[in-house]
RNA sequence: ACCGACAAGGGCAAACCUGCCGAAAGGCAGGGGCGCAAAGCCAGGGGUCUACGGCCCGCGAUCACGCAGGCUAUGACAGCCCGGCUACCGAAA
Numbered sequence: 001a002c003c004g005a006c007a008a009g010g011g012c013a014a015a016c017c018u019g020c021c022g023a024a025a026g027g028c029a030g031g032g033g034c035g036c037a038a039a040g041c042c043a044g045g046g047g048u049c050u051a052c053g054g055c056c057c058g059c060g061a062u063c064a065c066g067c068a069g070g071c072u073a074u075g076a077c078a079g080c081c082c083g084g085c086u087a088c089c090g091a092a093a
Stems, first nucleotide, its partner, number of pairs: 003090002011036002016031006034079001040085003044082003047077003053072004058067003
C1' cells in the first nucleotide's frame, strides 16, 4: 500500500415522531436506531427524485383567469453505482 477481526477506543445514523426552512424533491435540529470500515468530504460521469418558474397541449365559447396533462434543472440525493480527495485502529491473509 492493500485488506478488514464477535479486537480496543470510539464514530455515523435508516424508517418513524416533533419543531423549523423549502413550491416540491429535500435540508437542518432534537428524539430514535435499520444499518454502515469511509454511512467523512466533492454533484465530475451515469442514475433516481422534484417542477416554483419556463415551454407545449386539452377543457371551461376567450391570448385574461381557473382546472387537468406532458416536457424541462438551474433544484435535490454522496445511505444507488462509478470516479476524485482525505482519514482512526491493526488480528489474519